[in-house]
Description: Large-subunit ribosomal RNA, domain IV from Candidatus Magasanikbacteria bacterium CG1_02_41_34, 336 nucleotides, folded computationally. The RNAcentral record of the full RNA draws on ENA and SILVA. It matches the Rfam family "Bacterial large subunit ribosomal RNA". The coordinates come from a structure-prediction model, not an experiment, and the mean pLDDT is 86.
Context: one part of a larger RNA
RNA sequence: ACAUGGUUCAGGAACUCGGCAAAACAGCGACCGUAACUUCGGGAUAAGGUCUGCCCUCAUUUAUGGGGGCCGCAGCUAAAGAUAUCACGCGACUGUUUACCAAAAACACAGCUCUCUGCUAACACGAAAGUGGAUGUAUAGGGGGCGAUGCCUGGCCAGUGUCAGAACGUUAAAGGGCGGGGUGAUUUCGAUUUAUCGAAAGUAGCUCUAAACUGAAGCGCUGAUGAACGCCGGCGGUAACUAUAACCGUCCUAAGGUAGCGAAAUUCCUUGUCGGGUAAGUUCCGACCCGCACGAAUGGCACAACGGUGUGAUAACUGUCUUAACCAUGUACUCG
Numbered sequence: 001a002c003a004u005g006g007u008u009c010a011g012g013a014a015c016u017c018g019g020c021a022a023a024a025c026a027g028c029g030a031c032c033g034u035a036a037c038u039u040c041g042g043g044a045u046a047a048g049g050u051c052u053g054c055c056c057u058c059a060u061u062u063a064u065g066g067g068g069g070c071c072g073c074a075g076c077u078a079a080a081g082a083u084a085u086c087a088c089g090c091g092a093c094u095g096u097u098u099a100c101c102a103a104a105a106a107c108a109c110a111g112c113u114c115u116c117u118g119c120u121a122a123c124a125c126g127a128a129a130g131u132g133g134a135u136g137u138a139u140a141g142g143g144g145g146c147g148a149u150g151c152c153u154g155g156c157c158a159g160u161g162u163c164a165g166a167a168c169g170u171u172a173a174a175g176g177g178c179g180g181g182g183u184g185a186u187u188u189c190g191a192u193u194u195a196u197c198g199a200a201a202g203u204a205g206c207u208c209u210a211a212a213c214u215g216a217a218g219c220g221c222u223g224a225u226g227a228a229c230g231c232c233g234g235c236g237g238u239a240a241c242u243a244u245a246a247c248c249g250u251c252c253u254a255a256g257g258u259a260g261c262g263a264a265a266u267u268c269c270u271u272g273u274c275g276g277g278u279a280a281g282u283u284c285c286g287a288c289c290c291g292c293a294c295g296a297a298u299g300g301c302a303c304a305a306c307g308g309u310g311u312g313a314u315a316a317c318u319g320u321c322u323u324a325a326c327c328a329u330g331u332a333c334u335c336g
Base pairs, nucleotide, nucleotide: 001331002330003329004328005327006326007325008324010322011321014320019317027052029051030050031049032048037042039148053070054069055068056067057066058065059064071075076081083315084314085313086312087311088310089309090307091306095107096106111146112145113144114143115142116141117140123132124131125130149302150301151300152299154232155231156230159229160228161225162224163223164222165221168220169219170218174214175213179209180208181207182206183205186201187200188199189198190197191196233251234250235249236248237247260294261291272288273287274286275285276284
């Protein structure tokens, strides 16, 4: 000096990102007594207070109660055995998770909703046979989203998607084959050295190509659909103080954000402004609304209970600190 453990005057969080760590609280023993809030079950052992040993005796429902007595500083005499409260955020809850840096506000969940599926079901595995689904049958099964409960869930179908429709347009292979090209027995013409050579036309066949026309789904088209993907404006003016604008005008749009909430796990400016708490508060709580850039199942807002959850506050308590000291054990270190 380090590790582990212990003690400490006065103070008591002044430490620190933060009471991290430590200390303290301490019997689901008896009696009394228990608030807000609440889904009426809880909250609750809320909080808080008093008692507690042993001996004799009486009663008794054998739990205990009444009376008397004994000892100690102290009677749940040892050990073991909750810190408590207030407020807010998030998630309803019990549960699950990154085996070995994350346990959470993430996942799941009951519940709500959309969608597919009529049974040889949809869907999944498998070249297939077949199997699961299911020895089930729409109160069933698969998939997606939200996530208890309460109050609710606004506008937009222009774009994208999905579903429905079938008149018209477009459209593949295929069918069809108007026509065109090549070759082509042969014929004609011209050269001729009578052997042939060159040119032109060209039947059938073969071959290359090919227009019209017929031709499905799809797309175009018509409509529906948001608890489908998603989206939910700008500028100017106006009231008899000022300020503000219920109001008016105008441009654009598919429609211009409704209820509720709001400096928020979302607010840049920002330590916004006001109020509360403190002697002093960039955090916290309550409001305001100027929402850079909340907002309604990518759910909105509340919410009792719950949480090894995040944030702030209080009491108690303490070596966290003012400020360090000492002790024990084990190391380091020295000698051997």